Model confidence (mean pLDDT): 81 of 100. Predicted 3D model of a 73-nucleotide RNA (transfer RNA) from Vacuolonema iberomarrocanum LEGE 07170.
[in-house]
RNA sequence: GGGAAUGUAGCUGAGACGGUUGUAGCACCAGCUUGAAGCUCUGGAGACGCAGGUUCGAAUCCUGCCAUUCCCA
Numbered sequence: 001g002g003g004a005a006u007g008u009a010g011c012u013g014a015g016a017c018g019g020u021u022g023u024a025g026c027a028c029c030a031g032c033u034u035g036a037a038g039c040u041c042u043g044g045a046g047a048c049g050c051a052g053g054u055u056c057g058a059a060u061c062c063u064g065c066c067a068u069u070c071c072c073a
Stems, first nucleotide, its partner, number of pairs: 001072007010026003019056001028044004049065005
């Protein structure tokens, strides 16, 4: 330098052909409970790598860039 794959909460991991509210576990916060804490239970907050395009509608399709991994040179 060329090519391929991946990128979704703090971490892990879903989301068939675009479709109305993006799902769950651990972690976090509050409550319940306890002498206090932990466990259990209840509730809550938090995410589509970045920027454009297509579309009535994009995590999903297209383009560019960025990061990581692999292959070729």
The organism belongs to Vacuolonema iberomarrocanum, within Bacteria.